[in-house]
The part of an RNA shown here (small-subunit ribosomal RNA, 3' minor domain) has 141 nucleotides and comes from an uncultured bacterium. RNAcentral holds the full RNA, with entries from ENA and SILVA. Its Rfam family is "Bacterial small subunit ribosomal RNA". The prediction has a mean pLDDT of 82.
Context: one part of a larger RNA
RNA sequence: CACCGCCCGUCAAGUCAUGGAAGCUGGCAACACCUGAAGCCGGUAUCCUAACCGAAAGGAGGGAGCUGUCGAAGGUGGGGUCGGUGACUGGGACUAAGUCGUAACAAGGUAGGUGUACCGGAAGGUGCGGCUGGAUCACCU
Numbered sequence: 001c002a003c004c005g006c007c008c009g010u011c012a013a014g015u016c017a018u019g020g021a022a023g024c025u026g027g028c029a030a031c032a033c034c035u036g037a038a039g040c041c042g043g044u045a046u047c048c049u050a051a052c053c054g055a056a057a058g059g060a061g062g063g064a065g066c067u068g069u070c071g072a073a074g075g076u077g078g079g080g081u082c083g084g085u086g087a088c089u090g091g092g093a094c095u096a097a098g099u100c101g102u103a104a105c106a107a108g109g110u111a112g113g114u115g116u117a118c119c120g121g122a123a124g125g126u127g128c129g130g131c132u133g134g135a136u137c138a139c140c141u
């Protein structure tokens, strides 16, 4: 820089972060079921058995075997939760000189905000209600 001013939104271009998203892919902690090592504890028809009891037979006790509960790891399953990625998609921020219009600022050329509804390339328009943060004129003090 002072109306040859200021300024709004769509659209186009670029950059950045971000939401949604079929799907893909990881982490974590649990849950249900299956399987179930070692070991402790419990049971025990079978087998074995030096110390104890018994004159002996045998008994007690012990061991092996078998077996039950618990049980690490493993498997299966549907979920939970936290990430990564993701065609496509939504808006956002920013960016000297792009496009369309001109909504607001003066009574901004239909006064302007506002809640709501509908409509429209976009700013926006219209209806209803409410507000003055409206100019002008008239009236009152």
Stems, first nucleotide, its partner, number of pairs: 003108001005105001008101002011098001013095004018090003023085006031077004039070001041068004046064004052059002111132002114129006